[in-house]
Molecule: SAM riboswitch aptamer (S box leader)
Organism: Kineococcus aurantiacus
RNA sequence: CCACCAUCCAGAGCGGCUGAGAGACCUGGCUCGACGACGCCGCAGCAACCUCCUUCGGGAAGGUGCUACCGCCAGGACCGAUGGAGG
Numbered sequence: 001c002c003a004c005c006a007u008c009c010a011g012a013g014c015g016g017c018u019g020a021g022a023g024a025c026c027u028g029g030c031u032c033g034a035c036g037a038c039g040c041c042g043c044a045g046c047a048a049c050c051u052c053c054u055u056c057g058g059g060a061a062g063g064u065g066c067u068a069c070c071g072c073c074a075g076g077a078c079c080g081a082u083g084g085a086g087g
Base pairs, nucleotide, nucleotide: 001087002086004084005083006082007081008080013043014042015041016040017039021032022031023030025076026075027074028073029072044067045066046065048064049063050062051060052059053058071079
């Protein structure tokens, strides 16, 4: 990188830097944002999948991941994201 399988209404924030947009793409909405959003870094947290333990109720937090709003809502597109085992 490619296809496959599964999941996406639960859960979880503080500080520093930066400085204007952001919520994957398009359209229409809606929401967040100088009371500093988004992004990056540090620490912390959550527990979705894998992993380990289990009295099978759960527990742990090693690997990925995640920590506004139902993937924010609707429509479109075989769209997007995450995990697992493969090629």